[in-house]
RNA sequence: UAGAGUUUGAUCGUGGCUCAGAACGAACGCUGGCGGCAGGCCUAACACAUGCAAGUCGAGGGGGAAGCCACUUUCGGGUGGUGGAGACCGGCGCACGGGUGAGUAACGCGUGGGAAUUUACCCUGGGGUGGGGGAUAACCGCUGGAAACGGCGGCUAAUACCGCAUACGCCUUUAGAGGGAAAGCUUUAGUGCCCUGGGAUGAGCCCGCGUUAGAUUAGGUAGUUGGUGGGGUAAAGGCCUACCAAGCCAUCGAUCUAUAGCUGGUCUGAGAGGAUGAUCAGCCACACUGGGACUGAGACACGGCCCAGACUCCUACGGGAGGCAGCAGUGGGGAAUAUUGGACAAUGGGGGCAACCCUGAUCCAGCCAUGCCGCGUGCGUGAAGAAGGCCUUAGGGUUGUAAAGCGCUUUCACUGGUGAAGAUGAUGACGGUAGCCAGAGAAGAAGCCCCGGCUAACUCCGUGCCAGCAGCCGCGGUAAUACGGAGGGGGCAAGCGUUGUUCGGAAUUACUGGGCGUAAAGGGCGCGUAGGCGGGAAGUCAAGUUAGGGGUGAAAGGCCUGGGCUCAACCUAGGAACUGCCUCUAAAACUGGCUAUCUAGAGUCCGGGAGAGGAUGACGGAAUUCCCAGUGUAGAGGUGAAAUUCGUAGAUAUUGGGAAGAACACCAGUGGCGAAGGCGGCCAUCUGGUCCGGCACUGACGCUGAGGCGCGAAAGCGUGGGGAGCAAACAGGAUUAGAUACCCUGGUAGUCCACGCCGUAAACGAUGUGUGCUAGCCGUUGGAUCACGUUGGUGUUUCAGUGGCGCAGCUAACGCGUUAAGCACACCGCCUGGGGAGUACGGUCGCAAGAUUAAAACUCAAAGGAAUUGACGGGGACCCGCACAAGCGGUGGAUUAUGUGGAUUAAUUCGAUGCAACGCGAAAAACCUUACCUACCCUUGACAUGUAUCGAAGCCCGCAGAGAUGUGGGUGUGCCCGAAAGGGAACGAUAACACAGGUGCUGCAUGGCUGUCGUCAGCUCGUGUCGUGAGAUGUUGGGUUAAGUCCCGCAACGAGCGCAACCCUUGUCAUUAAUUGCCAUCAUUUAGUUGGGCACUUUAAUGAGACUGCCGGUGACAAACCGGAGGAAGGUGGGGAUGACGUCAAGUCCUCAUGGCCCUUAUGGGUAGGGCUUCACACGUAAUACAAUGGCGCGUACAGAGGGUUGCCAACCCGCGAGGGGGAGCCAAUCUCAGAAAGCGUGUCGUAGUCCGGAUCGGAGUCUGCAACUCGACUCCGUGAAGUCGGAAUCGCUAGUAAUCGCGGAUCAGCAUGUCGCGGUGAAUACGUUCCCGGGUCUUGUACACACUGCCCGUCACACCAUGGGAGUGGGUUCCACCAGAAGCAGGUAGUCUAACCGCAAGGAGGACGCUUGCCACGGUGAGAUUCAUGACUGGGGUGAAGUCGUAACAAGGUAACC
Repeated sequence: UAGAGUUUGAUCGUGGCUCAGAACGAACGCUGGCGGCAGGCCUAACACAUGCAAGUCGAGGGGGAAGCCACUUUCGGGUGGUGGAGACCGGCGCACGGGUGAGUAACGCGUGGGAAUUUACCCUGGGGUGGGGGAUAACCGCUGGAAACGGCGGCUAAUACCGCAUACGCCUUUAGAGGGAAAGCUUUAGUGCCCUGGGAUGAGCCCGCGUUAGAUUAGGUAGUUGGUGGGGUAAAGGCCUACCAAGCCAUCGAUCUAUAGCUGGUCUGAGAGGAUGAUCAGCCACACUGGGACUGAGACACGGCCCAGACUCCUACGGGAGGCAGCAGUGGGGAAUAUUGGACAAUGGGGGCAACCCUGAUCCAGCCAUGCCGCGUGCGUGAAGAAGGCCUUAGGGUUGUAAAGCGCUUUCACUGGUGAAGAUGAUGACGGUAGCCAGAGAAGAAGCCCCGGCUAACUCCGUGCCAGCAGCCGCGGUAAUACGGAGGGGGCAAGCGUUGUUCGGAAUUACUGGGCGUAAAGGGCGCGUAGGCGGGAAGUCAAGUUAGGGGUGAAAGGCCUGGGCUCAACCUAGGAACUGCCUCUAAAACUGGCUAUCUAGAGUCCGGGAGAGGAUGACGGAAUUCCCAGUGUAGAGGUGAAAUUCGUAGAUAUUGGGAAGAACACCAGUGGCGAAGGCGGCCAUCUGGUCCGGCACUGACGCUGAGGCGCGAAAGCGUGGGGAGCAAACAGGAUUAGAUACCCUGGUAGUCCACGCCGUAAACGAUGUGUGCUAGCCGUUGGAUCACGUUGGUGUUUCAGUGGCGCAGCUAACGCGUUAAGCACACCGCCUGGGGAGUACGGUCGCAAGAUUAAAACUCAAAGGAAUUGACGGGGACCCGCACAAGCGGUGGAUUAUGUGGAUUAAUUCGAUGCAACGCGAAAAACCUUACCUACCCUUGACAUGUAUCGAAGCCCGCAGAGAUGUGGGUGUGCCCGAAAGGGAACGAUAACACAGGUGCUGCAUGGCUGUCGUCAGCUCGUGUCGUGAGAUGUUGGGUUAAGUCCCGCAACGAGCGCAACCCUUGUCAUUAAUUGCCAUCAUUUAGUUGGGCACUUUAAUGAGACUGCCGGUGACAAACCGGAGGAAGGUGGGGAUGACGUCAAGUCCUCAUGGCCCUUAUGGGUAGGGCUUCACACGUAAUACAAUGGCGCGUACAGAGGGUUGCCAACCCGCGAGGGGGAGCCAAUCUCAGAAAGCGUGUCGUAGUCCGGAUCGGAGUCUGCAACUCGACUCCGUGAAGUCGGAAUCGCUAGUAAUCGCGGAUCAGCAUGUCGCGGUGAAUACGUUCCCGGGUCUUGUACACACUGCCCGUCACACCAUGGGAGUGGGUUCCACCAGAAGCAGGUAGUCUAACCGCAAGGAGGACGCUUGCCACGGUGAGAUUCAUGACUGGGGUGAAGUCGUAACAAGGUAACC
């Protein structure tokens, strides 16, 4: 020392991305009251107009303008005095102060030392200040030039210049000697000047240590390294030069490249660190760019000079001028950074004796919320909880004591008055400022961001994957707390957000403080150099180490304690600190050095042992192939099946002989050897390592190991051999949609040998080497030892290997576990999100292939590990189901019916769409239904409630109209209370408004109901236990069952929902009851018709019965199974109802209910007509058939369950018939629908599109109904289509079932091939579980979790992005060679000139100019190196919505995958 979000269905760990914090010379958006203190071009070291930023001294000198005074005066006057400007000579200053950070990776800076120096002005000491000389500017005259600026002549002064004299100390020196000074001024106080010591201050130089990145920069260097002589400097020194030597630097990173001023400090951080170097302070560097020197104490000089270059300006075109990185200011650049202000009052600087002058240093003011700090925008009271807003479940809630109202105060701002400190005597820019006093009035003063999670804060409306948001995860496709607005809320506040940058969080580079079996990561293996580390004991040194002292570590800043501004920010004083460096002293344990020593590490020696260790040379047998010969005949071979292929020219098979090459069966083993790769017949030779036992010897000789060297499977390469088998490429045959594959037939490199390369592998134990320590048990290999026994042996102990399990411990888990992945030490290698990429470029190696070293742009929010639960598998095991098989009958073909799709239409209303939509909603579309279309109408409405007025309601008749409707007439007064008036209930009409209404949308907002998996046997919970956890256990296992049914076992023990049972029905019996049912007996009849009876049947109520209860066998003594007895029925007797947790956003808003949205003279309501009935076609479901087990005719028998009063309808009559008439009976065990049909008997048909089949059409009718045209059913007559058993495919059914036959009901006026029921007749088959489908349990793999209809790869096509190559092209930097050579300096020279000195003079000395030599900037030429940009074309890469082709990977992924 704080964490959080994000990979998953969930989990743990790994790992990246992101957020919350702090900071800023900031910028941008919105907003903005006051004050204090600070800060303010980070970009173009880009270019600059204008003003100012360095002058001063008359007490150094010559000189003297204007003005003033006096005199004079001819006048544009003159003279004198005063005055002292400007300029000039001279002195000091201008090297400070101020600015900037371009360059610089360096003694530049920081820190600590050092010796060979200098320092104007200042302080202090010693000495001196004598005497001469020649010029020159100003000025005057002439003169050139546009100007800048000059030229010539003449005059003049000095603290300007030059000799001479003197010189203790000073300098040089050959040690004799030689050389070198000065200046005066003044108000008389002084102050200068010269020589020379010392000090102080400043500066120069040298050294140790520290100071960015890149090795895809590994070698660099010729004045280079050192020496000697000389030169040069203030000073050491290759600083320079000549000669001599060949050094010097570098993997402890030279050189090169890129970047950068350094530091005190600043920001952050717990710290260690990381980042940074604004303001303030120290140092450095620079001053338009490059070079150069001059002057000077000091410069190679920001506001000096010369030259070159670029640029700008002036010009009379001949020439000139300039340098804001000083303060302001301008343009430009930029996201962005201020006034062309005041003052020298203070502090400081320059000059001056001073007064004073100068000072854009500085002090102040101005601008800017740029930052930090402080203050204010009011305080109290105030519930009718006002109005308004927003929400609402309509009650209310909230805004909210908030406002208003009432009371109070006046900070700040404002107005007026007063008024500082800053100043030691004078002097105040700031400034009438700060402060103080008074006055008025709540008066003038609040915004910004956010509200899905992280992260404090929620609702409504709008929008509808649009518009938009977004830091990450992610929101938005009609109910968005995520967009936009509003209300409300949260946070901060004169600011708030955003963006950018830095540190933090990030232990995410890990020194503090990480890792490497599987997540990224151990080098393929060894030998070994440097380096790192190193056994026991003794002595010594004192490098490391420790302690104490001294010096330093500037100030400021930070910290602590005080003080001053009302507080704070800010300022200020003291202290501590500055973790560092240097130095002195001490200690001697540890590390280290040295000395001498020891034997436990390591090694040598002796004696034994095992072994596919290596190399070479011989030898051997089996097999394959080929060749020769024999026997022999039609095939062989190969496969899932085939074919290519071989064979009648004799194969295959078989026998004998021969040749060749390669590999070595059995032994053989988680056996052996080797460092790894790897090594396997046998023998010989040579040779490496290792193990065991043992005396002796050496005496730390050791471990690791960057570079380096060597070895290094397979494939591949080169040269030469060899070549039997196998076999890339290739060819053919198959397979396939295709098949450049898998399979087959062939077949070349290669595989083999020799020599030389290559240097890589999933080179793996995915586990570096070495050493020590830490429970065991069991096997095995090679030794030794002891004991027993002895043909073989068995056991003990121990060493070295090699395996299995396992404690502690470790681990994310899996697992590891004395052969560690445990506990430690030493050293090496390696890792830091995924992709791009082990790629590009560059280097090295290679003959090549390629290897090695090894990035970036860009892109994603993940990628990855282990384990968990599911799901899935063309994984495994077990089990079930009409799932297959075995059967029977169908569908698919025909016609018709019906539903659907499609098409059509004004409309063909809507829904249902794999199983699980499609004779479904619909248990009845002519109107109605009806929701659709067209037309005509209504608007409080067809319907509900409320208000008011009128009237009961109702009924009847006209007229118009398609009708709804409109309009007119007539009749009529009821019920309750009340004497009446009147009121009320119900109903109707009218009016206005609340509202009604909607089969309008959303089944993906919902309730309810339903389908489906599935009547499958499952689904869970509590407690306990195990696991870090998701989870597991229970529920798994052994049996058994229809069943998680039951039994046994078991870290589980129990429980719940399911299963089963309880319910209904059916099958047997009993009891009770007996009409409408029944009839054995008695009588009776056409007839159970009647009397009678209730035994039987039946009806309907209650019971009984079946439970593996009994017996035998099997089983584990269980559960249970098999068989049997009895029984009407036997192992759930048959059938039904009953549907666990859940799945499918399954179906339904058009049954109903319901949120939201939408319509409101219409999407509501009414009416008429039409449509839902269309029709090239496609599909589903049915009906009827194709016929003889049949059709037709005649005769004849037997059900069950139902319905019936707007109903079923008998008898009888009519009609061929549908039906009509008729009316008995029946509210139904009574009457009726109602004739059951298949069946049986008999006749006919004779295999034919028929005496099969009945569609279609014509005609005629019947019935229902207001009405059968679109569009009903039925009847009769006639017509007589397709169809002769149905392709691929597919459905149902396991017994009273299938098949077949008829009957009834609901709906309904009418309409049934549909549907729901009923009975009649009544089979076949099941070996079995390999396969198809579905399901259950366990297990296994997984890259799936929307869960295999999953996931996912690569090419191609298109768009965009970054990048490599690229003929080249254009820049930058740099190196080498050469040319060139301005200014300047140094040397040379003597062409020209020449005041001071010497000389009588001539002349000389000296100097200047010129010329020249050397060095050298710019520039030029050529050849390289490096870097940036660009480039036709081209390579791969990344990203993108639904594109194309295939299916590579994940399951045995359908050929196991991978290197």
This is a predicted structure of a 1459-nucleotide RNA (small-subunit ribosomal RNA) from an uncultured bacterium. Its Rfam family is "Bacterial small subunit ribosomal RNA". RNAcentral holds the sequence, with entries from ENA.